[in-house]
A computed fold for a 494-nucleotide part of an RNA from a soil metagenome, annotated as large-subunit ribosomal RNA, domain I. The coordinates come from a structure-prediction model, not an experiment, and the mean pLDDT is 86. It matches the Rfam family "Bacterial large subunit ribosomal RNA".
Context: one part of a larger RNA
RNA sequence: CGUACGCGGUGGAUGCCUUGGCAGCCAGAGGCGAAGAAGGACGCUGUAGACAGCGAAAUUCCUCGGGGAGCCGUCAAACAGGCUUUGAUCCGGGGGUAUCCGAAUGGGGAAACCCACCUGAUUUAUCAGGUAUCAACAUCUGAAUUCAUAGGGUGUUGAGGCAAACGCAGGGAACUGAAACAUCUAAGUACCUGCAGGAAAAGAAAUCAAAUGAGAUUCCCUCAGUAGCGGCGAGCGAAAGGGGAAGAGCCGAUGACGAUUGUUGUAGUGGAACAGGUUGGAAAGCCUGGCGAGAGAGGGUGAUAGCCCCGUACACGAAACAGCAGUUGUCACACAUUAAGUAGGUCGGGACACGUGGUAUCUUGACUGAAGACGGGGGGACCAUCCUCCAAGGCUAAAUACUCCUGGCUGACCGAUAGUGAACGAGUACCGUGAGGGAAAGGCGAAAAGAACCCCGGUGAGGGGAGUGAAAUAGAACCUGAAACCGCGUACGU
Numbered sequence: 001c002g003u004a005c006g007c008g009g010u011g012g013a014u015g016c017c018u019u020g021g022c023a024g025c026c027a028g029a030g031g032c033g034a035a036g037a038a039g040g041a042c043g044c045u046g047u048a049g050a051c052a053g054c055g056a057a058a059u060u061c062c063u064c065g066g067g068g069a070g071c072c073g074u075c076a077a078a079c080a081g082g083c084u085u086u087g088a089u090c091c092g093g094g095g096g097u098a099u100c101c102g103a104a105u106g107g108g109g110a111a112a113c114c115c116a117c118c119u120g121a122u123u124u125a126u127c128a129g130g131u132a133u134c135a136a137c138a139u140c141u142g143a144a145u146u147c148a149u150a151g152g153g154u155g156u157u158g159a160g161g162c163a164a165a166c167g168c169a170g171g172g173a174a175c176u177g178a179a180a181c182a183u184c185u186a187a188g189u190a191c192c193u194g195c196a197g198g199a200a201a202a203g204a205a206a207u208c209a210a211a212u213g214a215g216a217u218u219c220c221c222u223c224a225g226u227a228g229c230g231g232c233g234a235g236c237g238a239a240a241g242g243g244g245a246a247g248a249g250c251c252g253a254u255g256a257c258g259a260u261u262g263u264u265g266u267a268g269u270g271g272a273a274c275a276g277g278u279u280g281g282a283a284a285g286c287c288u289g290g291c292g293a294g295a296g297a298g299g300g301u302g303a304u305a306g307c308c309c310c311g312u313a314c315a316c317g318a319a320a321c322a323g324c325a326g327u328u329g330u331c332a333c334a335c336a337u338u339a340a341g342u343a344g345g346u347c348g349g350g351a352c353a354c355g356u357g358g359u360a361u362c363u364u365g366a367c368u369g370a371a372g373a374c375g376g377g378g379g380g381a382c383c384a385u386c387c388u389c390c391a392a393g394g395c396u397a398a399a400u401a402c403u404c405c406u407g408g409c410u411g412a413c414c415g416a417u418a419g420u421g422a423a424c425g426a427g428u429a430c431c432g433u434g435a436g437g438g439a440a441a442g443g444c445g446a447a448a449a450g451a452a453c454c455c456c457g458g459u460g461a462g463g464g465g466a467g468u469g470a471a472a473u474a475g476a477a478c479c480u481g482a483a484a485c486c487g488c489g490u491a492c493g494u
Base pairs, nucleotide, nucleotide: 001493002492003491004490005489006488007487008486009485015479016443017442020414021413022411023410024409025408026407027406028405029403030402031162032161039101040100041099042055043054044053046079049075050074051073052059061095062094063093064092065091066090070083071082072081106115107114108113116131117130118129119128120127121126133159134158135157136156137155138154139153140152141151166197167195168194169193170192171191177184181231207214208213218245219244220243221242222241228236229235249395250394251393254332255331256330257329258328259327260326261325262324263323264322265321266320268316269315270314274289275288276287277286278285290307291306298310299309300308344368345367346366347365348364349363350362351361354380375390376389377388378387379386430437431436450478453465454464455463456462
């Protein structure tokens, strides 16, 4: 030095676990905001910090309910001091307070700061209220300029900002595909903007159909990858009809505020039934004998518990507030009277599955431009016949889309390099001027019983005894503890 075995160190794989995630289902809710939101800054506890909660009335105040013995949030114990059967802590309903910034709104501003004016109080320290802009309405004024108008003032009401997806509208790419590329595609997608609702949009035939007829819209299945469109390339791609979901019609469809009844929610209440022996540190295991079940869902308890605990089936419960439904009362409530610069035409675009094509239909930037129900539109060039409908005003639930959020439940979903980026004080630490990027990190034990005391040592680090414990090779660098890697001992080889 090597090989083998044994014993260790290092390391943190594996097994087991789960506080956290993921995907759904069923319900709810679908908004918050000048009555100051979302989001923050700074503060508030007897004691430093952080989280959570709260706001100078600051770890809370008042009130109404629930509840019934302890409590003064958590990390996090100790000390000090208090509260509580005159019902505290805690849970729920309603109300109060709610610094400063933030739409931020008196003016300014480098957010959480600086500086004002008016009115009223006043303990003369100060405190309370008001003072942004825009719009609508009302009203007072009022130029050039006589009337007037513009402009100005005042009052009332409203708006503004935020928010995950879903919706409608105004704009609108490129990569890519076409094996290059220009029409085309990607795609009216991504993205930007405006506006809205719990859904939105659409909607009550100037629609389809085809010689029979149907009867608003929306969504699903089919029709059908069909008919078609297409450098007829790549690709794009219907409709009628049929079957379902839903169903409602109309010219204010309703709305607001009360009353009352019912129901649901926001705290809760009751809730059956077991003992002995045995192994063990511990019984829920095993053995024996019982019991309940409208309850053998689930979780916990020192191993695996129907009967130990929380629950579960089932049955109850609201002073207050809210939702929904019914009944009822009061108030409010618009508008067209049948559509003209319209239909249609020409030119240029766009939308229709349809790229101008033989291209109907819809829409419209420019220019034109009817008829008046004895009329007009459509039936995919166009004409006739026939059929069908009535444009140029408007409203309309449901079936449909989505889930930031709340409750309950589920999983041949994950189990700490997985599952959210995040099981752990994570959008943190850290990086970046910034936009932005973005981790690692779970497990002692049933219970801290977390090792008094002694010894070595630097009043160390670390270790040895002692003690606890079932176990300390479970000792906090703590469950299990693989491999690489590093040693010690023994044997053998060289």
RNAcentral holds the full RNA, with entries from MGnify.